A computed fold for a 193-nucleotide RNA from Nocardioides sp., annotated as c-di-AMP riboswitch aptamer (ydaO/yuaA leader). The prediction has a mean pLDDT of 77. Its Rfam family is "c-di-AMP riboswitch aptamer (ydaO/yuaA leader)". About the family: This family represents a conserved RNA structure found upstream of the ydaO and yuaA genes in Bacillus subtilis and related genes in other bacteria. The RNAcentral record of the sequence draws on Ribocentre.

RNA sequence: GCCCGGGCUACGCCGAGUCCUGCCCGUCCGGAGCGGCCCCCCGAGAAGAUCGAGGGCAGGAGUGGGGGACCCACAGGUUCCACGCCGGCCCGUGCUGCGGCACGAGUCGGCUCGGGGUGAAGCCACCACCUGGUGGCGGGGCACCUUCCAGCCCUAACCCGACAGCUCACCUCACAGGCGUGGGAAAGGACCA
Numbered sequence: 001g002c003c004c005g006g007g008c009u010a011c012g013c014c015g016a017g018u019c020c021u022g023c024c025c026g027u028c029c030g031g032a033g034c035g036g037c038c039c040c041c042c043g044a045g046a047a048g049a050u051c052g053a054g055g056g057c058a059g060g061a062g063u064g065g066g067g068g069a070c071c072c073a074c075a076g077g078u079u080c081c082a083c084g085c086c087g088g089c090c091c092g093u094g095c096u097g098c099g100g101c102a103c104g105a106g107u108c109g110g111c112u113c114g115g116g117g118u119g120a121a122g123c124c125a126c127c128a129c130c131u132g133g134u135g136g137c138g139g140g141g142c143a144c145c146u147u148c149c150a151g152c153c154c155u156a157a158c159c160c161g162a163c164a165g166c167u168c169a170c171c172u173c174a175c176a177g178g179c180g181u182g183g184g185a186a187a188g189g190a191c192c193a
Base pairs, nucleotide, nucleotide: 011180012179013178014177018061019060020059021058022057023056024055025054027053028052034043035042036041062175063174064173065172066171067170072165084111085110086109087108088107089106091104092103093102094101095100114163115160116159117158118157122137123136124135125134126133127132138155139154140153141152142151144189145188146186147185148184149183
């Protein structure tokens, strides 16, 4: 000097995923003051209080998402496609060999191929024995912010359950999870000392 791995960080990155209040906890820290009400007085406390941390519950602010009118969009004609699948209950029609069967409507439960949602995570072409691979065009991230140049990386996963355009009021949900960057130039702004 380079490479790999680990630790720490009150610093930082992706992401909407932050902050505040009250109560409770058999947990952690710490070790004598604390609470009601300033005093008296009362109460808990070395069998460990208050404070702080963590967890649980209930709220609030803020941020992000879903559903949800008029208007607008969609719509009308032809062809094609689509209104899915399984099971139970019940009603109607028809058939019956009287066991039941077929069709249609409603309702309950389940599924995911249609459709939809969160998200940057999408489209096209070709190959391929399904998973998949290759290429092109796009999308997203990288230490104050913006722009330009360069470089590196990501392009997943999950959810709804036949169903949803936009959408005031209104209704409702989330505030997780995972990580460790440092290139150059210009102008402007912000911030710190």